[in-house]
RNA sequence: GCUCGUGUAACUCAGUUGGUAGAGUAACAGACUUUUAAUCUGUAAGUCGUGGGUUCGAACCCCACCACGGGCA
Numbered sequence: 001g002c003u004c005g006u007g008u009a010a011c012u013c014a015g016u017u018g019g020u021a022g023a024g025u026a027a028c029a030g031a032c033u034u035u036u037a038a039u040c041u042g043u044a045a046g047u048c049g050u051g052g053g054u055u056c057g058a059a060c061c062c063c064a065c066c067a068c069g070g071g072c073a
Base pairs, nucleotide, nucleotide: 001072002071003070004069005068006067007066010025011024012023013022019056027043028042029041030040031039049065050064051063052062053061
């Protein structure tokens, strides 16, 4: 340099044909318990890597760029 893939909550990851962003773990609060842990219930947490475009509507489609990883040279 060329090519393919990945980027979504603090962490690990879903989101399958464009139509209100989710789960588990962690955090916080409550219940239970003499207390802690465990268990149960609830709550909060996201400019979906960045910037543009298409569309009534984009995590999803198109373009450029950034970061990381694989392959080729």
Source information:
Transfer RNA from Ruminococcaceae bacterium UBA3753, 73 nucleotides, folded computationally. It was read from a public genome assembly. The prediction has a mean pLDDT of 81.